[in-house]
Molecule: Bacterial RNase P class A
Organism: Anaerobacaceae bacterium
RNA sequence: AGAGUGGGUCGGGCGGUUGCCCCCGCUGCUUCGCUUUUGCGAAGCAAAACGGCGGGGGAGGAAAGUCCGAGCAGGACAGGGCACGGUGGUGGUUAACGGCCACCCGGGGAGACCCGCGGGAAAGUGCCGCAGAAAAUACACAGCCAAUGGUCUCGAUUCGUCGGGAUACAGGCAACGGUGAAAUGGUGCGGUAAGAGCGCACCGCAGCGCCGGUGACGGCGAUGGCAGGGCAAACCCCACCGCCUGCAAGACCAAGCAGCUGGUACCCGGCCCGGGUAUUGACCAGCGGGUAGGUCGCUUCCUACAGGGAGAGCCAACUGGUAACAGUUGGUCAAGAUAAAUGACCGCCGAAUACAAAACUCGGCUUACAGACCCACUCUUUUU
Numbered sequence: 001a002g003a004g005u006g007g008g009u010c011g012g013g014c015g016g017u018u019g020c021c022c023c024c025g026c027u028g029c030u031u032c033g034c035u036u037u038u039g040c041g042a043a044g045c046a047a048a049a050c051g052g053c054g055g056g057g058g059a060g061g062a063a064a065g066u067c068c069g070a071g072c073a074g075g076a077c078a079g080g081g082c083a084c085g086g087u088g089g090u091g092g093u094u095a096a097c098g099g100c101c102a103c104c105c106g107g108g109g110a111g112a113c114c115c116g117c118g119g120g121a122a123a124g125u126g127c128c129g130c131a132g133a134a135a136a137u138a139c140a141c142a143g144c145c146a147a148u149g150g151u152c153u154c155g156a157u158u159c160g161u162c163g164g165g166a167u168a169c170a171g172g173c174a175a176c177g178g179u180g181a182a183a184u185g186g187u188g189c190g191g192u193a194a195g196a197g198c199g200c201a202c203c204g205c206a207g208c209g210c211c212g213g214u215g216a217c218g219g220c221g222a223u224g225g226c227a228g229g230g231c232a233a234a235c236c237c238c239a240c241c242g243c244c245u246g247c248a249a250g251a252c253c254a255a256g257c258a259g260c261u262g263g264u265a266c267c268c269g270g271c272c273c274g275g276g277u278a279u280u281g282a283c284c285a286g287c288g289g290g291u292a293g294g295u296c297g298c299u300u301c302c303u304a305c306a307g308g309g310a311g312a313g314c315c316a317a318c319u320g321g322u323a324a325c326a327g328u329u330g331g332u333c334a335a336g337a338u339a340a341a342u343g344a345c346c347g348c349c350g351a352a353u354a355c356a357a358a359a360c361u362c363g364g365c366u367u368a369c370a371g372a373c374c375c376a377c378u379c380u381u382u383u384u
Base pairs, nucleotide, nucleotide: 001380002379003378004377005376006375007374008373009372010371012349013348014347015346016345017344018343020058021057022056023055024054025053026052027051028045029044030043031042032041033040034039060355064366065365067364068363069362070361071360072246073245074244075243084242085241086240087239088238089103090102091101092100093099104118105116106115107114108113119237120236124235125234126231127230128229141177143173144172145171148170149169150167151166152165153164154163155162156161185203186202187201188200189199190198204226205224206223208221209220210219211218212217250296251295252294253293259287260286261285262284263283264278265277266276267275268274300309301308302307311333313332314331315330316329317328318327319326320325
């Protein structure tokens, strides 16, 4: 210099004009008349609202998808089991997790590094399309083999047979060919009629022993000729975890309409209580449930307004740890709407903006993203 790998930060800034949501503080407003003005008087309206003035706060790295894990709320629940769902190498980390960290194993890359839905196929059941002979107690399609038995033939013959040749009938074989994702260990040498772990060497594999490691697992040694291929994101088995529903959860207040009770009218009666009838309509009062609607949940609590406490919050330093993470100290932070606010325009900054906007709150994962910057590392080439 070029080509890459991993990680992190930011994702418009400044000024002006004008709006929106929330909170706090202060404040009545309009008209008329009088008065030089400040102001005074009268009337109307408002008075926890609305308005005016001033001050403060106001989206994201993903607020998104709603895929996991929690808090919180309601319901259910003695305990145990079944069923159902989830997770799945090992060890850590955490409030918890399917997250994260480190390591192991397998795969990819020249390397930094990346990828893995990574328990069990010898508990059982099931499946393995097409192709192929055969897809699982292996088999024999094309082929190979004349050693053995048979048949044919030639020669010899002591007529019992012997030797040569031919033939894949019986039989032997699976090296080689073809199919497939996958064909019953691989390569080589020996061996054989041809072959074959049949024998041997190396590699692989299995169980055994020793050593190392918390462990997954690894290394070494000797032994064994090698054993029922694959699929569990098929059922299933094993281990562990898991009640259900979600802020439209849920709590409180509560108009109107309907309902119920009483008041009511008439009869019995001297009157009250009481009983009966009407109880249709209107009016008044009350009641419970509860709709519309509202308040809370909701963004921290206490408060003497100076400060203090709380937070799985954020940042930094230090300590421990390889790391995730933990601890201590210091600093810092706080949207809360409900048809839903955080915007629009102009100017400058080299160019001027991508993906996208809270809706109970956190921890993660995944997905989208113009552009800018930083750190660590790898490979190649060149120069010193």